[in-house]
């Protein structure tokens, strides 16, 4: 210089005016002062915190995760670390178990899993120069995404782990590490594939609903009407299915028809809270100290307009002119993950090149 790779930031400023909504002042009202939509608020995908089911108890079924450790309120998340694949490299992306059964692997192929001969190799008859039979082979080609460990040497009729060496596998012991693991030795010829977001099997988790959840107050109507069981040997009910436990149930408990009401205040923003400096830890993090309150709308505020100025992009002789300026929008509340972003920056790292 050019291409790549990881992480991070910002997402228009300014200034005048005139508007909205929350707070404080004030007897009230008007003025004043302070505040007013995000990095994802969106998706509703996962964990809570709250709230309610009289307590929410045991168990099975369902359903979640899935390499070790370790953070956290927790998690399917994040950190570090180990293993397998891709990459020349920076990195990136995957993670229980196929030997407990079971089922699938299309077309090719001789054959797709206790799986077998299509072309072949090697011998023995037979006939006569090529062809049949008959045995032995699985090591060579051949198809395929994958074909009975791989490679060399010996051996053999010709081959085969049929032997050896290495390499892989599988036990066992030693170091080192909390642990996945590694890293070395000895022993064994030792398994005849691949799939579990296929059924299945280990491991470990788990009530159920949801701010439309739930509390209060006010008003209104019909303290209506029929029906079943049923009154302790209880029928029914108690917030996903079953069961067992245990609770309510003594003019009860379920159903079903009809009428009334659908306003108001709480919930509603002080937090697993932000900032900042110290200390701890490779880090995600945690503690310790000062410090600041930074939206609570409720048919739904958080804007308009006029100026000017930054960024881009195009045209042009400086000059100027022209157009743009992302994704979007709080409704309990907070940790995360995914997805959407016009343009700008910043640090780090790899590889090529050329130059000193």
């Nucleotide at each position: 210089u050019g291409g790549a790779g990881u992480g991070g930031a910002u997402g228009c400023g300014u200034g005048a005016u005139c508007g909205c909504c929350g707070g404080u002042u004030u007897a009230a009202c008007a003025g004043g002062c302070c505040g007013g939509a995000g990095g994802a608020a969106a998706g509703u995908c996962c964990g809570a915190a709250c709230u309610c089911c009289g307590c929410a108890g045991g168990g099975c079924a369902g359903g979640g995760u899935g390499g070790u450790u370790c953070g956290u309120a927790a998690c399917g998340c994040g950190a570090a670390c180990c293993g397998g694949g891709g990459g020349c490299g920076a990195c990136u992306u995957c993670g229980g178990g196929a030997a407990a059964g079971u089922g699938c692997c299309a077309c090719a192929g001789a054959a797709a899993a206790c799986a077998g001969a299509c072309c072949g190799c090697c011998c023995c008859g037979g006939c006569u120069u090529g062809c049949c039979g008959a045995g032995g082979c699985a090591a060579g080609g051949g198809u395929g995404a994958a074909a009975c460990g791989g490679c060399g040497a010996g051996g053999u009729a010709a081959g085969a782990g049929c032997u050896c060496a290495c390499c892989g596998c599988u036990u066992u012991c030693a170091u080192g590490g909390u642990g996945a693991c590694a890293u070395g030795a000895a022993a064994g010829g030792c398994a005849u594939g691949g799939u579990a977001a296929a059924c299945c099997c280990c491991a470990c988790c788990u009530g159920g609903a949801g701010c439309a959840a739930a509390a209060c107050c006010a008003a209104a109507u019909a303290g209506g009407g029929a029906a079943a069981c049923g009154u302790u040997u209880a029928a029914g009910g108690g917030c996903g299915g079953c069961c067992c436990g245990u609770c309510c149930g003594a003019u009860g408990u379920u159903u079903c028809c009809g009428g009334g009401u659908a306003g108001g205040u709480u919930g509603c923003u002080a937090g697993a809270g932000g900032c900042a400096g110290c200390g701890g830890g490779u880090g995600a993090c945690c503690g310790c100290u000062g410090u600041c309150c930074c939206a609570g709308a409720u048919a739904a505020a958080u804007g308009a307009u006029c100026a000017u100025g930054g960024c881009c992009u195009g045209a042009u002789u400086u000059u100027u002119c022209a157009g743009g300026u992302a994704c979007g929008g709080a409704a309990u509340u907070c940790g995360g993950c995914u997805u959407a972003u016009a343009a700008u920056c910043c640090a780090c790292u790899c590889c090529a090149u050329u130059u000193u």